[in-house]
Small-subunit ribosomal RNA from an uncultured bacterium, 1379 nucleotides, folded computationally.
Rfam family: Bacterial small subunit ribosomal RNA.
The prediction has a mean pLDDT of 85.
RNA sequence: GCUUAACACAUGCAAGUCGAACGAAUCUUGGAAGGGCUUGCUCUUUCAAGGUUAGUGGCGGACGGGUGAGUAACACGUGAGCAACUUGCCCCGAGGCGGGGGAUAACCGGCCCAACGGCCGGGUAAUACCGCGUAUCGCUUUGAGUUCGCAUGGAUUCGAAGUGAAAGCGGCCGCAAGGUCGCGCCUUGGGAGGGGCUCGUGGCGUAUCAGCUUGUUGGUGAGGUAACGGCUCACCAAGGCGACGACGCGUAGCUGGUUUGAGAGGACGAUCAGCCACAUUGGGACUGAGAUACGGCCCAGACUCCUACGGGAGGCAGCAGUGGGGAAUAUUGCGCAAUGGCCGCAAGGCUGACGCAGCGACGCCGUGUGUGGGAUGAAGGCUUUCGGGUUGUAAACCACUGUCAGGAGGGACGAAUACUUGCCGGGGUAACACUCGUGCGAGGGUGACGGUACCUCCAAAGGAAGCACCGGCUAACUCCGUGCCAGCAGCCGCGGUAACACGGAGGGUGCGAGCGUUGUUCGGAAUCACUGGGCGUAAAGCGCACGUAGGCGGUCGGGUAAGUCAUUUGUGAAAACUCGGGGCUCAACUCCGAGACUGCAUGUGAUACUGCUUGACUGGAGCUCGGUAGAGGCAAGUGGAAUUCCCGGUGUAGCGGUGGAAUGCGUAGAUAUCGGGAAGAACACCGAUGGCGAAGGCAGCUUGCUGGGCCGGUGCUGACGCUGAGGUGCGAAAGCGUGGGGAGCAAACAGGAUUAGAUACCCUGGUAGUCCACGCCGUAAACGAUGGGUACUAGGCGUCGGGGGGAGCGACCCCUUCGGUGCCGUCGCUAACGCAGUAGGUACCCCGCCUGGGGAGUACGGCCGCAAGGCUGAAACUCAAAGGAAUUGACGGGGGCCCGCACAAGCGGUGGAGCAUGUGGUUUAAUUCGAUGCAACGCGAAGAACCUUACCUGGACUUGACAUGUACGUGAAAGCCGGUGGAAACACCGGGCCCUCUUCGGAGCGCGUACACAGGUGCUGCAUGGCUGUCGUCAGCUCGUGUCGUGAGAUGUUGGGUUAAGUCCCGCAACGAGCGCAACCCCUGCUCCCAGUUACCAGCGGUUAGGCCGGGGACUCUGGGGGGACUGCCGGUGUCAAACCGGAGGAAGGUGGGGAUGACGUCAAGUCAGCAUGGCCCUUACGUCCAGGGCUACACACGUGCUACAAUGGCCGGCACAGCGCGCUGCGAACUCGCGAGAGCAAGCGAAUCGCGAAAAGCCGGUCCAAGUUCGGAUUGCAGUCUGCAACUCGACUGCAUGAAGCCGGAAUCGCUAGUAAUCGCGGAUCAGCUACGCCGCGGUGAAUACGUUCCCGGGCCUUGCACACACCGCCCGUCACA
Repeated sequence: GCUUAACACAUGCAAGUCGAACGAAUCUUGGAAGGGCUUGCUCUUUCAAGGUUAGUGGCGGACGGGUGAGUAACACGUGAGCAACUUGCCCCGAGGCGGGGGAUAACCGGCCCAACGGCCGGGUAAUACCGCGUAUCGCUUUGAGUUCGCAUGGAUUCGAAGUGAAAGCGGCCGCAAGGUCGCGCCUUGGGAGGGGCUCGUGGCGUAUCAGCUUGUUGGUGAGGUAACGGCUCACCAAGGCGACGACGCGUAGCUGGUUUGAGAGGACGAUCAGCCACAUUGGGACUGAGAUACGGCCCAGACUCCUACGGGAGGCAGCAGUGGGGAAUAUUGCGCAAUGGCCGCAAGGCUGACGCAGCGACGCCGUGUGUGGGAUGAAGGCUUUCGGGUUGUAAACCACUGUCAGGAGGGACGAAUACUUGCCGGGGUAACACUCGUGCGAGGGUGACGGUACCUCCAAAGGAAGCACCGGCUAACUCCGUGCCAGCAGCCGCGGUAACACGGAGGGUGCGAGCGUUGUUCGGAAUCACUGGGCGUAAAGCGCACGUAGGCGGUCGGGUAAGUCAUUUGUGAAAACUCGGGGCUCAACUCCGAGACUGCAUGUGAUACUGCUUGACUGGAGCUCGGUAGAGGCAAGUGGAAUUCCCGGUGUAGCGGUGGAAUGCGUAGAUAUCGGGAAGAACACCGAUGGCGAAGGCAGCUUGCUGGGCCGGUGCUGACGCUGAGGUGCGAAAGCGUGGGGAGCAAACAGGAUUAGAUACCCUGGUAGUCCACGCCGUAAACGAUGGGUACUAGGCGUCGGGGGGAGCGACCCCUUCGGUGCCGUCGCUAACGCAGUAGGUACCCCGCCUGGGGAGUACGGCCGCAAGGCUGAAACUCAAAGGAAUUGACGGGGGCCCGCACAAGCGGUGGAGCAUGUGGUUUAAUUCGAUGCAACGCGAAGAACCUUACCUGGACUUGACAUGUACGUGAAAGCCGGUGGAAACACCGGGCCCUCUUCGGAGCGCGUACACAGGUGCUGCAUGGCUGUCGUCAGCUCGUGUCGUGAGAUGUUGGGUUAAGUCCCGCAACGAGCGCAACCCCUGCUCCCAGUUACCAGCGGUUAGGCCGGGGACUCUGGGGGGACUGCCGGUGUCAAACCGGAGGAAGGUGGGGAUGACGUCAAGUCAGCAUGGCCCUUACGUCCAGGGCUACACACGUGCUACAAUGGCCGGCACAGCGCGCUGCGAACUCGCGAGAGCAAGCGAAUCGCGAAAAGCCGGUCCAAGUUCGGAUUGCAGUCUGCAACUCGACUGCAUGAAGCCGGAAUCGCUAGUAAUCGCGGAUCAGCUACGCCGCGGUGAAUACGUUCCCGGGCCUUGCACACACCGCCCGUCACA
């Protein structure tokens, strides 16, 4: 321990008792008498004792028990009051109980009836009922006093009149009359406890409920009640309540308390206790001390049951229990032994109150599931870096212990009354009888719980551990599985192949007979802020003023004592709570004592402050006088410029408009220009950073009327003040109504443009409207996004209005003061930005407003409005944010400064053609794989016919093609040669070959078999290392300390100059430093020194005329080492700097030229197929070997190149000049042969010696003559050469023949700033050869142009904006379609 259905209830029980009130009936026992008779039973009458009980009568059924429906109320809490009341039983006191009467249940007879029940007749008793007598006394009326009080009045004394009572029963004594005791009864006073009524005060929501009320408010009189009262009635009056929330609606029993909280407060009102209300729903009275009565009555309704259909019965919100509802809540138990209640003299009876037990871990408390020892750290599990680690002293094992549960035995407290009896004492009495009382004593019965608690013994580690969690918050980590799936999730968030986040496992953490989840409440939440918040930009100041209620209010006194403070008394029930102590072994629990219960009332006192009252004051406020500035308001009048229109003149072809146009206007004369006229609206300059006004707002000038402010002065009033819920007024623009007006402008509308479209921006027109009068509307970014008032709190500089002083001839100027309006700034404040005497500072007073975003200022309701709409103003639902300020980046069709072949200026190309090469696509058995904007695409590949090779087809192998180890066997094995089969791998046969070292034990090397293992170009570059690309050789990227900022962060690194440069200088809250820049390194340019072969040769000699030889060391050159260049010098500019410009000298001048060198980082950039490597996958295959094929395909598309299109050219002949390099399976001269590729032979050279080797463009001469050619060479045929095992797929080259497209290339696009572009050839790597026209180098010839930085691209610095931060390839809005 029914939070829900105050839903419906079967069955049993929950209130009876008294025979000592009464009559009657009946039973038992005993006695007596009588009858029947089967002499032992039975019947009748009567007496005595005892029992039972239907009825009359009394008391109780108004308590106890249940429930929370109703109730927002004097219902409850709390404190008062009743001079306006009542009270059975109980206690104390006084007095009394006399004498009569008539009935009626029961019972008997008859009758009706299904039942409940009823009718008639007869008949009886009482403590039932009714008169009469009596009256201490009470009550009513009335007279005379005393005394008191809070108004009405109260209390009390003495009279008079009237009126009001009663009952008996039992014990004992006694023959009786009677006596006595107890109980009971009547009258009356008091008490206790209970009840009734009244008042102050406290405690819910809603104003989208603002007005409510006719018995309503009061009075008089009457009735009624226990009692006051409109409680009821008659009459009279017209009141009463309400913003301090009436009335209405919703919700709700109230309290002690419970829970939470530091407290204040919040939420709740189970159990226990107090009060209230209710008892199927509604109404009503009766009885009674008490009810308008849960287990009483009557009526009505609904429902259920019975019925003979006429009529009856019923009320679990008592205890159990049933159905139902629900997420959910128990036994149809035992007992009156205890406590308590009713009745009774008592015994006792009744008691689902209560005491116990049962069920539920629902809560709280206590206890156990073992303790100690025990390391080969067992096995097993998990994990691993394979060593181990961990589970883990955990277990096993050894030694103990014995709570609980189990068995056996013992065994309480709760029980004392009552009752009987003895003693003592007291009252009554004639009484030692009887009776009563407490005190003492004796006897004596009573236990539901209970097979209890508790104690002892026995046996036995034996029977007794789970749940949640382990990403952060939050304590606790690994493996496997899964692969944005399955799932988790309180918030943030996990999961897309290495998940501490899902699932499992191992391990760990927490709690433990519990642990988690869900729900609820408070807390954290200062997140409704009284304690204790805010409103410039985050949500939040009413658009502004006037003013009602209210709130708040200057100085000095007096009084009062309401608030306030102190103290007294009463109360604040008990329980709960706190503290101290006691009892259950402890605790929970319980008992005792104390505190507390913060409250209310009351008496006394205090008087600082507030209030009230009274007196006074002048400083707040107002009045008065004199000045003064002003677009303050209203009305009337008036002026000029401009625009448009009209008339006229001049005049001619355009005007207008735009980025450019067109629509439009104009030859019917426009625009332009001159003159005249008309109309409406607005007022240039002054003019402002200015003035005025409460705000909205106000601008030509004049006049009239009028509001407010400011300054100065005299006096007066005497707090008259501030704010302001409601209320009232004002209130831009637009809009509405009526009537005017209408020049210009201009929503709508029309046309022209723009555009993909353009219901826009631009243009041409144009109507409402804009203007006036009157009346509405009542809003705004009505903003200073900052309510009003008062006081205080550093300064500086303007400006407007007034006053005072100084100076000056004066204008100007200086000082000062009051008021206004601005800027800067200290303190202070602020999240920051910022504010800062005009506060957003410091305080006080008053008002308004806010409480996450969206929904939504929407809906509904109400009020206002002619309408448009306004004011007030939600919820459902939905999101995990919305938002402010600042920071760093990135970005901008933002700004400033500055770079780069970035553009521009130039030169040459690409894009068109043919071919080469790479890629896409397609195809294929396969066309292996990778690279994909810049930064993939002549890239990996610096060499694919086989090999390479990773792909395909087919054939083979399985410890394997390769490595290591172990065991066994073997040294006649394998390898080598030959042969057979085969495409080969491979298999088999034959031949030869019988390993090396040794201390002899063995070791090494090799092979075979077996086992461990190998192997994989299989996947993941998004698991990685390393390397690389790119921004970018751009000038940047950072750190330490300090300083500033709450912080992110800033400063430094920004600024002024300068540079190629964060290069340097100057300045500076910074001072330094690091990685970058530069320099140091290499090549090249000048020169010097040293050296001089294979290079060189000026002079000398020789010569076959070739530096060939002797020789030389000068020169070129080679390769070592120095010098030289530093803005060093001069002039100018600049800040005295850095530096720049010019000049001199110099081979070279301001980094001389070139290279190497690539900061922090970005792109999940590229690479698992160079290599390495985690994980996953394959293991007679995804490994290995072999043959053939493929990577070379081809309708196409793109990139990169080569060759061209020709005369600055082609071709032929002659002549000239390099550099880097390379060469021994190599370069290969000379000679011979071949038209040639090349072949043959062969010298020399491991190379400054020999060779490749001819450089080519160029120069000289000749030819071609503008043509698809003597350009161009593709394609194809034939014939060859060379390499190679092999050129079919698929090599290069040569000769002859063939001679295609192509006549300079659309849109577009690339490179290059000087020894560069362009052009010309040469060499090398790879390599047997070569598809190289590629790549990497080398030299020859050798230009043009750069005004400049507007634009395109990329980049650097500063700044600005931002709703971006996977960062503009961002974010994001609307429509449509689909789900």